A computed fold for an 88-nucleotide RNA from an uncultured Syntrophobacteraceae bacterium, annotated as c-di-GMP-I-GGC riboswitch aptamer.
[in-house]
RNA sequence: CUGGAAAAAGCCAAACCCAUUGCAAGGUGGGGACGGAAAGCCACGGGUCUUUGACGCCAAGCGAUUGGAGACAGCCGGGUUGCCUGGG
Numbered sequence: 001c002u003g004g005a006a007a008a009a010g011c012c013a014a015a016c017c018c019a020u021u022g023c024a025a026g027g028u029g030g031g032g033a034c035g036g037a038a039a040g041c042c043a044c045g046g047g048u049c050u051u052u053g054a055c056g057c058c059a060a061g062c063g064a065u066u067g068g069a070g071a072c073a074g075c076c077g078g079g080u081u082g083c084c085u086g087g088g
Base pairs, nucleotide, nucleotide: 001087002086003085004084011036012035016031017030018029019028020027021026034074040080041079042078044077045076046075047072048071049070050069051068052067053066054065055063056062057061
């Protein structure tokens, strides 16, 4: 510099359950493993989701438009750091 998830040292932990926190999406801790080669970290681009306005439709409510505030790094891309192992 480059390939890989086969093995191995280790690591993380979906769904679900319990507790807790948040209006919510979701977060955190415990149990639990579907999986993961960055399932480490960063919301930069796209995306999805929540919430709250505007706008449109008579109301309720809804959405094809749009703004604010948030969530997801285990949706994709990008950035950054790094373990194991093969090759150069």

Annotation:
The coordinates come from a structure-prediction model, not an experiment, and the mean pLDDT is 79.